[in-house]
């Protein structure tokens, strides 16, 4: 340098094809239950959707460029 996959709350991922409120599990915080802890139940906080630009009424999603990670080939 070439090809493929990936980047979304603290962690692991879905959502992208077919544009329309950003979700799931765990974790964290508060409350309930308990003599108490765990488990269980209820509630809550936490997101520049890798970056920039473009298209659109509207972009995590479509288009272009760039960055980072993993793999294959050389």
């Nucleotide at each position: 340098c070439g090809c493929g996959g990936g980047g979304u709350g603290g962690a692991g991922c879905a959502g992208u094809c077919u544009g329309g409120c950003a979700g799931c599990u765990c974790g964290c915080c508060g409350g309930g239950c308990u003599c108490a802890u765990a488990a269980c139940c209820c509630g809550g906080a936490g997101g520049u959707c890798a970056g920039c630009g473009g298209u659109u009424c509207a972009a995590a999603u479509c288009c272009g460029c760039u960055c980072c990670c993993c793999g294959c080939a050389a």

Annotation: A computed fold for a 74-nucleotide RNA from a Candidatus Uhrbacteria bacterium, annotated as transfer RNA.